This is a predicted structure of a 75-nucleotide RNA (transfer RNA) from a Nanobdellota archaeon. It matches the Rfam family "tRNA". It is annotated as a transfer RNA. The sequence is in RNAcentral, with records from ENA. Its mean pLDDT, the model's own confidence on a scale to 100, is 81.

RNA sequence: GGACUCGUAGCUCAGCUUGGAUAGAGCACCAGCCUUCUAAGCUGGGGGUCGCAGGUUCAAAUCCUGCCGAGUCCG
Repeated sequence: GGACUCGUAGCUCAGCUUGGAUAGAGCACCAGCCUUCUAAGCUGGGGGUCGCAGGUUCAAAUCCUGCCGAGUCCG
């Protein structure tokens, strides 16, 4: 330098193929219940510019382009 894969909550990921309902799950965190206390269990809650910028579209996490970062392979 080239090809491919990946980037979504604090962490691990789903959703992207085929654009459309308010962006979700588990764990973690906070509060309450329970308990002598803790843990476990139950209930509720907060937390996201969907890597960045631009484009297409009535509408973009999703399609297109560029860039950034990580990984694998090739030279």